The RNA shown here (transfer RNA) has 61 nucleotides and comes from a Bacteroidaceae bacterium.

[in-house]
This record gives sequence, structure tokens and C1' cells, in this order.
RNA sequence: AGUUCAAUGGAUAGAACUACGGUUUCCUAAACCGUCAAUCCGGGUUCGAUUCCCGGCGGGA
Repeated sequence: AGUUCAAUGGAUAGAACUACGGUUUCCUAAACCGUCAAUCCGGGUUCGAUUCCCGGCGGGA
């Protein structure tokens, strides 16, 4: 990431919950396994930006 949080110049951006699929069950839930899912927008610095700088939009105090 849909939600709550990590990551703070070098990773395939990670975890839990949610969603979906499967196993199990008479059915549902729970449990277990798996899959999908994200850096607010524009520009700059840098070999390299989620991270640093500037501007903008939005939210909160």
C1' cells in the first nucleotide's frame, strides 16, 4: 500500500492488518499457505533521491 507504521543518500521500498485465492469445515468464523497492492504533484542537487533543497496542492496542531 485500502489502514497503521518502518526504511532517512546505494534493497526488488519492508511488516502487520485489510482484500482476493487455496487447504481445512456440513456452512461460517478461526487457523495455516499463497497472491495483489504504495513513496501527494512539479522542478532542482547528486553517479545515485522515499531520504537533501525550492515551489505548489491537501490534512493536522